[in-house]
Small-subunit ribosomal RNA from an uncultured bacterium, 1393 nucleotides, folded computationally. Model confidence (mean pLDDT): 83 of 100. It matches the Rfam family "Bacterial small subunit ribosomal RNA". Gene Ontology terms of the family: structural constituent of ribosome and ribosome.
């Protein structure tokens, strides 16, 4: 100077923490799915080191040697015999063939030289000096190459080839003859080589090294030629390449702890290029190992690559370095170099050939094949370049290499067009039907030409040497022309995570990385439209790092989340007081060397850019050498006393082991007294007792435990320790400050101690008591309770070695506010006390902690050391090993499975937890239900249908305040289809009425008759037709609105601000007192407020004022048989409006207050009585059938009209009621007193008729006027006399009345007759606290009528009881526990299926 650290989802109702799982990023020699235009640069069997057909991958040198094929030339011989000539006899001799000789030529094979040890491949083996790094060799070698010095004289005998014979199928040989060399051998010469001998000098790091000098021994050579040169030998040196040795580093497992006989060392010898047990003989008994030997598993190592902020973690493809290997195993030969990939020998397996006797082979070289596998390429071109081998060279060889081919396998670059273009086209999709969106997108117009096609031109790579030489390749590149033409997909759209709608599906089909979606309105499945992301790619899968501080060196923890060994002693190890000196190992600084290249980073260049690549700088944090520094740590030496220990007095103690010993109690034995029970329990029974128990007294025996003191106390390392006495042993504290002088702390292994229970052997055994037996309890009761009872408990010896062995808190030391107890010392004072130590408790500050809490006895702040933890389950299990007599203990996994498991705290809910309080909740009472008959509702059953809903409380005389038709939704049958009803548009003029036929009706067919109003535009009404609209009591109350029930008329439910808490939350709203009440008062980190409570509203109870008809009538007057009947009155009652009144206001007592108790006055007294009024919310409570409404479904029907039936069925079960069972009664007679309502399609006075229901007349009243309408019980009197009755009235028979088109299914009422069950109701259960219960009647709604005994109101008569809050039920507040939160109808364990 530069660079540099990100989180999220998921445990809960919510919170904080712990903790795991999962995701977002990067990477890849990849594979798979869908898709695919071009180019550049790279990369491409990770599996079977499996097997390989075929071709190629290592040859070259004739200037080392012999021999020398084909071919060519020349000569000769033989044969042939063309043109030409001819005397026709022949001459001539071209051409061709063969042979011989010579020259040239140089193939194949051979001898010889160099190279086949390089280059290329692979990673099987190897945990090793194999690799990396730094060094060493005074213990070594090095062909070709370079430098220097010197040398090359003279001989010899063979051998392959070739030839002949011969074996064999072949491969390959055998024998004989013959031949050359730079092949081989001998001699000579020779030292600066080497060896021997005995010296001198110098140096040094142990053996030693170097130099010098003397004598002696030994060892060399090769020539070729084109005359330029090249080669040969010796010695020394260099360079290069190798060999060996060493320090350090290099995976996992201790459920591998011991390993080792050539093993470790020595002496001597052999061997090697060289050291060495490398090998051998002898000698010694060593060597390695908890700093992990040996054994087992896995693995080539590194530069580097990926990731990461870094430290780290993972990897070891391509490129480069090293190593190892070449079918498997072994061995050597040659050589400078090998124990040799394309050499040899042996063995093995496999393959091929075979004449069966024998032979041949090795792709982990390049291509290629088969196999394996998810998976990995062409049997290409060229030596043009770079490099290699041979050669003097030309040149030959080179699957090294350079190129091309295949593959989106990777990285990088480019393109698939650009500009304009709104009627915002069509189509698609959505829609609130208005529109929105796809979308400037398209079409259309105008352009461009990277890619593409065609044509023309056309490289660099080539250099040594003037020339020649290009596989790639007519490639890259340039120019021109043509033409938008041929070029876009993949994944995703619930959250994490960018991106939403419709349809289909209906816990199905499916999705899913985690959480999780899907059971009829799915942004999560499938499809479509739209959108988001990336883009020639996109997703998925696998693997690695990251996030993960989730192994924590950087950088975590252990009281309760996982985690402190049960406790101590202590070897090794780790750490260690003060001070002085010394040293320089650690540590720090400088310099030098190395850390190959490539890679990374920075800069500058080259390909149009980039990827790629060139150059320069830097990095590589490491090691070595050297020179310094000396604070700290270490080593060595000296000194000190504060740590530690010792000594001398003192003190407390259930500290330990041992030996004696005491009393109380229990049981048993013996005896006495004494008599019927005892014992035991919730209650009992088993048991015990007349054979004398229990009780009581006396005596005796035995074992175990030690009341009171006693404590919050003491001691001990922990476990643990208790009558008393004696001696022994050990620890602790304080005082003194005499002695030693760091002697200390911790402590892996190791050793010891270690409750209860258990084991072995031997004793002992009173009580208690597992197992066991019996009795109870219980559905059962292998338990809890009771009666018995054996091991055991006790003692001695020996084992065992565990626990909630806990303070769930390792040990030691130091430091850091206080307050208050207690035990035990010391000092001072002595009355209390004060100070100072050591223990043991409580509270509390800072600080810490997730919180709870801890807090000088730390869980605070630090130091040292040890132990332990890393999600839950599987599991402290299996296995192995160790220990044990056994029981068992110690050490201690994995497969598989889940997305949590867990800690602390919060709010609720719950509790057969606690406290306080309330309610007809219980109790105290009164009356009922449950038994009977009937009414009514429900279930069930039945049915063509018995329409539907309501179902614990909170359904069941409920929706329904009134089903014969209608209602009606159900069933059967008959009809209609724009429809039974409503709206719009155009048309017609009727509609209606009357009549006939048919039909069960609806309906169908036919006949007669025939519009109204008008402002003249039209309107009204009706019909039939077409179209748009309809219609549905069909489904979903779990899509909804509205309404309602219930907790509950219970006293609660919340908010603002403040304060407390990391937070959920708390406080307020708690506490004390009080109230019907979160009603109020006091206190108070709370202060206020809201919805509820109360009050305001209505009725009722008292009074007043006003008003006075239809109501009233005291006084006055009139009148009647009688009556407020009339005049009149406005007093009273009443009516209905307004007021008053009650507020704990007053008095007394009590209380801080709020308030309470008593009293006075008052019509009324402490919210006077009743009603309306129902907080936040709960029950996915009820209702789609009252209404409304989203979605779905039906449309000649699931719509609609009509007739009939059903909703009224009936073995049965339940709920709610009515009437009764009788004398507090029934019946007959007489007689009195209400309130609130209703009435014109109505209530009906009155009269007549009928026993009656009622009928026929008639009158009043649209109502304080008339009417329904006699209230009944009560009261008086007569009768009945306890019986299935003079109780009770069901059922049935007969006769009627009324309503209504119509009373059969299926109405009510009346009269006569009939006269069932039932004699007060089991378990259980309901209502009610005063004008209440009980009892008595009256009215009303619905309604033609009525199944009403129901519902809603009204008045009459009119009680009993409440000690009280233990219990049952419900509720409120506070508190406590919780593993519950769908909240106890929860959660959850085991067995079985």
């Nucleotide at each position: 100077c530069c660079c540099u650290u990100a989180g999220a989802g998921u445990u809960u109702g919510a919170u904080c923490c712990u903790g795991g799982c999962u995701c977002a990023g990067g990477a890849u020699g990849a594979a798979c799915g869908c898709u695919g235009g071009c180019g550049g640069c790279g990369u491409g069997c990770c599996u079977a080191a499996u097997a390989c057909a075929u071709g190629c991958a290592a040859g070259u040198c004739g200037a080392g040697c012999g021999a020398g094929a084909a071919g060519u030339c020349a000569a000769g011989a033989a044969a042939u015999g063309a043109a030409g000539c001819u005397u026709c006899g022949g001459c001539a001799g071209a051409u061709u063939u063969u042979c011989u000789u010579g020259a040239u030529g140089g193939a194949a094979a051979g001898c010889g030289g160099c190279g086949g040890a390089c280059g290329g491949g692979u990673g099987a083996g190897u945990a090793a000096c194999g690799c990396g790094u730094a060094g060493g060799c005074a213990a070594c070698c090095u062909g070709c190459c370079c430098u220097u010095a010197g040398c090359a004289g003279a001989g010899g005998g063979a051998u392959a080839g070739c030839c002949a014979u011969u074996g064999g199928a072949a491969a390959c040989g055998a024998u004989g003859a013959u031949u050359a060399a730079a092949a081989c051998c001998u001699c000579a010469u020779a030292a600066c080589a080497u060896c021997g001998u005995a010296g001198u000098a110098a140096c040094a790091c142990a053996u030693g090294u170097u130099a010098c000098a003397u004598c002696g021994g030994u060892c060399a050579a090769a020539g070729a030629u084109u005359u330029a040169u090249c080669g040969g030998c010796u010695a020394a040196g260099g360079a290069u390449g190798g060999g060996c040795c060493u320090g350090c580093g290099u995976c996992u497992g201790a459920u591998u702890a011991a390993c080792u006989a050539g093993u470790u060392g020595g002496u001597g010898a052999g061997g090697u290029a060289a050291c060495g047990g490398c090998u051998c003989a002898c000698c010694a008994a060593g060597g390695u190992g908890a700093c992990g030997a040996u054994c087992a598993g896995u693995a080539g190592c590194c530069g580097a690559c990926c990731u990461g902020a870094g430290a780290g973690g993972g990897u070891g493809a391509u490129c480069g370095g090293c190593c190892a290997c070449a079918u498997u195993g072994g061995a050597a030969c040659u050589g400078a170099g090998a124990c040799a990939c394309g050499g040899u020998c042996c063995a093995a397996a496999c393959u091929u050939c075979u004449a069966c006797g024998g032979a041949a082979g090795g792709c982990a070289g390049c291509a290629g094949u088969a196999a394996g596998g998810a998976a990995u390429c062409u049997u290409g071109c060229a030596c043009a370049a770079u490099g290699g081998g041979g050669g003097a060279a030309a040149c030959c060889c080179u699957g090294a290499u350079g190129c091309a081919g295949c593959a989106a396998c990777g990285c990088c670059g480019c393109g698939u067009g650009a500009a304009c273009g709104a009627u915002g086209a069509a189509g698609g999709c959505c829609u609130u039907c208005g529109g929105g969106u796809u979308g400037u997108a398209a079409a259309g117009u105008u352009c461009u030409g990277a890619u593409c096609u065609g044509a023309g031109g056309g490289a660099a790579g080539a250099a040594a040497c003037a020339a020649a030489u290009g596989a790639c390749g007519g490639u890259a590149c340039c120019u021109c022309a043509g033409g938008a033409g041929a070029a876009a997909g993949c994944c995703c759209c619930g959250g994490c995570u960018a991106a939403c709608u419709a349809c289909g599906u209906g816990c199905c089909a499916g999705c899913a990385g985690c959480c999780g979606c899907g059971g009829u309105a799915a942004u999560a499945c499938g499809u479509a439209g739209g959108g988001g992301g990336c883009g020639a790619g996109c997703g998925u899968u696998g693997u690695c790092c990251g996030g993960a501080a989730u192994u924590a060196c950087u950088g975590g923890g252990c009281g309760u989340a996982a985690a402190g060994c049960g406790c101590a002693c202590g070897c090794a190890g780790g750490c260690g007081g003060a001070u002085c000196g010394u040293u320089a190992a650690g540590u720090c600084u400088g310099a030098c060397g190395u850390c190959a290249a490539a890679g990374g980073c920075u800069g500058c260049g080259g390909c149009u850019c980039a990827a790629c690549u060139g150059c320069a700088g830097u990095u590589c944090u490491a090691c070595g050498u050297u020179a310094g520094a000396u604070a700290c740590u270490g080593g060595c030496g000296g000194u000190c006393u504060a740590g530690a220990g010792u000594a001398u007095g003192u003190g407390a103690g259930a500290g330990g082991g041992a030996a004696g010993u005491g009393g109380a109690a229990u049981u048993c034995c013996a005896g006495g007294u004494g008599u019927a029970g005892g014992g035991g329990u919730g209650a009992a029974a088993u048991c015990u007792g007349u054979a004398g128990a229990u009780a009581u007294c006396u005596g005796g025996a035995a074992g175990a435990a030690u009341a009171c003191c006693a404590a919050u106390g003491g001691c001990g390392a922990a476990g643990g320790c208790a009558g008393g006495u004696u001696a022994c042993c050990a620890g602790c504290a304080g005082a003194u400050g005499a002695c030693u002088g760091a002697c200390g702390c911790u402590g892996a292994g190791g050793u010891g101690c270690g409750a209860a229970g258990g084991u072995g052997c031997g004793g002992g055994g009173a009580g208690c008591a597992a197992a066991c037996a019996g009795g109870a309890u219980u559905a059962g009761a292998u338990a809890c309770c009771c009666u018995g009872g054996u091991a055991g408990u006790c003692c001695g010896c020996a084992c065992a070695g565990u626990c909630a062995a806990c303070g769930a808190u390792g040990u030691a030391c130091a430091c850091u506010a206080g307050a208050u107890g207690u035990c035990u010392g010391c000092a001072c004072a002595u009355a209390a006390g004060u100070g100072u130590g050591g223990g043991u408790g409580u509270c509390g500050g800072a600080g810490c902690a997730a919180a709870c809490g801890c807090g000088a006895u730390a869980a605070g702040u630090g130091u040292a050391c040890c132990g332990c933890c890393u999600g839950g389950g599987g599991a402290g299990u299996a296995u192995g090993c160790c220990c044990g007599c056994a029981a068992g203990g110690g050490u201690g996994a994995a497969a598989c499975u889940c997305a949590a498991a867990g800690g602390a705290a919060u709010u609720g809910a719950c509790g057969g937890g606690g406290g306080c309080c309330c309610g007809c909740a219980c109790a105290a009472g009164c009356g009922g239900a449950g038994g009977a008959a009937c009414a009514u509702g429900u279930g069930g059953u039945u049915u063509a249908a018995u329409u539907c809903g309501a179902u614990g409380a909170u359904a069941c005389g409920c929706g329904a305040g009134g089903a014969a038709c209608c209602u009606u939704a159900c069933c059967c049958g008959g009809g209609c289809u724009u429809g039974a009803a409503a709206g719009u548009u155009a048309g017609u003029g009727a509609c209606g009425a009357u009549c006939g036929c048919u039909g069960a009706a609806a309906g169908g067919c036919g006949a007669u008759u025939u519009c109204c109003c008008u402002u003249c535009g039209g309107g009204g009404c009706a019909c039939g037709a077409a179209a748009c609209u309809a219609g549905g009591u069909g489904c979903u109350g779990c899509a909804u609105g509205g309404u309602u029930g219930u907790c509950g008329u219970c006293a609660g439910c919340u908010c603002g601000u403040g304060c407390c808490g990391u937070g959920a939350g708390g406080u307020g709203u708690c506490g004390g007192c009080u109230u019907a009440a979160g009603u109020g008062c006091c206190u108070u980190a709370a202060c206020g407020a809201g919805c509820g409570c109360a009050a305001c509203c209505c009725c009722u109870g008292u009074u007043g004022u006003u008003a006075g008809u239809u109501g009233c009538c005291a006084u006055c007057a009139g009148g009647u048989a009688a009556u407020g009947c009339u005049g009149g009155g406005a007093a009273c009652u009443c009516u209905a409006a307004c007021a008053a009144g009650a507020c704990u206001g007053c008095u007394a007592c009590u209380g801080u207050a709020a308030g309470g108790u008593a009293g006075a006055g008052g019509a009324g007294g402490g919210u006077g009585g009743g009603g309306a009024u129902g907080a936040c919310g709960u029950c996915a409570a009820a209702u789609c059938a009252g209404c409304a409404c989203g979605g779905c479904c039906c449309u000649u029907a699931c719509g609609u009209c009509c007739g009939g039936g059903g909703c009224g069925a009936c073995a049965c079960a339940c709920g709610u009621g009515u009437u009764a069972c009788a004398a507090u009664g029934g019946g007959g007679g007489g007689u009195a007193c209400a309130g609130a309502g209703g009435g014109u399609u109505g209530c009906u006075a009155c009269c007549a008729c009928g026993c009656g229901a009622g009928u026929g007349g008639a009158u009043g009243c649209u109502a304080a006027u008339c009417u329904c309408a006699u209230a009944a019980a009560a009261c008086c009197u007569c009768u009945c006399u306890c019986a299935g009755u003079u109780c009770g009235g069901a059922u049935c028979g007969g006769a009627g009345u009324c309503u209504g088109c119509a009373a059969c299914u299926c109405g009510a009422c009346u009269c006569c007759g009939u006269g069932a069950a039932g004699c007060u109701g089991g378990a259980u259960u309901c209502g009610c606290u005063a004008g209440u219960a009980a009892u008595c009647g009256c009215g009303c709604a619905u309604c033609a009528g009525c199944c009403a005994u129901g519902g809603c109101g009204c008045g009459g008569u009119g009680a009993a009881u409440a000690c009280g809050u233990u219990c049952c039920c419900g509720g409120g507040c506070c508190u406590u526990g919780u593993a519950c939160a769908c909240a106890c109808c929860g959660c959850c364990c085991g067995u079985c299926a």